About this RNA: A computed fold for a 350-nucleotide part of an RNA from an uncultured bacterium, annotated as small-subunit ribosomal RNA, central domain. The full RNA is in RNAcentral, with records from ENA and SILVA.

Context: one part of a larger RNA
RNA sequence: CUGGGCGUAAAGAGGGUGCAGGCGGCUCUUCAAGUCGGUUAUAAAAUCUCUUGGCUUAACUAAGAGGGACUGACCGAUACUGUUGGGCUGGAGAGCAGCAGAGGGAGAUGGAAUUCCCGGUGUAGUGGUGAAAUGCGUAGAUAUCGGGAGGAACAUCAGUGGCGAAAGCGGUCUCCUAGGCUGUUUCUGACGCUGAGGCCCUAAAGCGUGGGGAGCAAACAGGAUUAGAUACCCUGGUAGUCCACGCCCUAAACUAUGGAUACUAGGUAUGGGGGGUAUCGACCCCCUCCGUGCCGAAGUUAACACGUUAAGUAUCCCGCCUGGGGAGUACGGCCGCAAGGUUAAAACUC
Numbered sequence: 001c002u003g004g005g006c007g008u009a010a011a012g013a014g015g016g017u018g019c020a021g022g023c024g025g026c027u028c029u030u031c032a033a034g035u036c037g038g039u040u041a042u043a044a045a046a047u048c049u050c051u052u053g054g055c056u057u058a059a060c061u062a063a064g065a066g067g068g069a070c071u072g073a074c075c076g077a078u079a080c081u082g083u084u085g086g087g088c089u090g091g092a093g094a095g096c097a098g099c100a101g102a103g104g105g106a107g108a109u110g111g112a113a114u115u116c117c118c119g120g121u122g123u124a125g126u127g128g129u130g131a132a133a134u135g136c137g138u139a140g141a142u143a144u145c146g147g148g149a150g151g152a153a154c155a156u157c158a159g160u161g162g163c164g165a166a167a168g169c170g171g172u173c174u175c176c177u178a179g180g181c182u183g184u185u186u187c188u189g190a191c192g193c194u195g196a197g198g199c200c201c202u203a204a205a206g207c208g209u210g211g212g213g214a215g216c217a218a219a220c221a222g223g224a225u226u227a228g229a230u231a232c233c234c235u236g237g238u239a240g241u242c243c244a245c246g247c248c249c250u251a252a253a254c255u256a257u258g259g260a261u262a263c264u265a266g267g268u269a270u271g272g273g274g275g276g277u278a279u280c281g282a283c284c285c286c287c288u289c290c291g292u293g294c295c296g297a298a299g300u301u302a303a304c305a306c307g308u309u310a311a312g313u314a315u316c317c318c319g320c321c322u323g324g325g326g327a328g329u330a331c332g333g334c335c336g337c338a339a340g341g342u343u344a345a346a347a348c349u350c
Base pairs, nucleotide, nucleotide: 003322004321005320006319007304008303012318014201015200016199017198021194022193023192025088026087027086028085031082033081034080035077036076037075038074039073040072041071048068049067050066051065052064053061054060091191092188093187094186095184096183097182098181099180103177104176105175106174107173108172109171110154115149116148117147118146119145120144121143125136126135162169163168206247207246208245209244210243211242215241216240220236221235222234223233258317259316260315261314262313263312266295267294268293269292270291271290272289273287274286275285276284299306300305323350324349325348332343333342334341335340
């Protein structure tokens, strides 16, 4: 340096951004580094390889022979890669005109409900379960009416729907802000793809400081159940759940499917956009676009299944796997306040 793989068998990093690196559209041109040809020099032998010879064959063979491969210099070729300079617009980006959306951040605000407090009515139960009991209630509960406090979540709309890189995002309004899509083809002119490290984001739980605390609820307590019941069920209940700032950095972080580009039958549903008919709109029709699903030709697959949103056909770049256990562990390094995370073996054993 090389093989075969990565949806479910081992294997796609949770996601992004991007330095180095790798790879890179059409066309003219320069050079000639790679590449190719020739000449020449050198290259110990063995090894390797080709042709041929010798041991009956083979391995083997300095008791054989010849050529090649690897290196330098010079001359030449210029299709491809590279390089120099110029041009182009299909990739990429920008402008202009529109569109949809729970995309992000901050602030303000609304109603329903639960709980608690105060007051009225009212009287003996209520609550809970498979059945009960603990609990609450004559110090007046539950129920019901009025008033108040406070926190958290936003019914219907709501969808196999939408947006976001992923994690994720759902009352309403305002402000700030990011991306996407469509149309136009006005501008730039390859500005691109990928991306080891690095940097940033990253559910829930957890941690630090300060707030907040209605409901729910690990731990905990009690009641049941049971042979027991450190559970499932019930009554309570503290961290936590919420906010601000700072950490943690892990998930079945899943489509168990890395990103980009091109190509390869259709059918159907749906979101956004565009076009046509029409006076406008609705309806209807169409697809040259972007998304989200289902079914399926070819093809692929061990099968299941995938199938223009590929697991098909190809190219480029990254990550990862290499029998089970030991083990995602020990040791060491790095990170962390800690919990722990990350990187990551071996003995031994089957």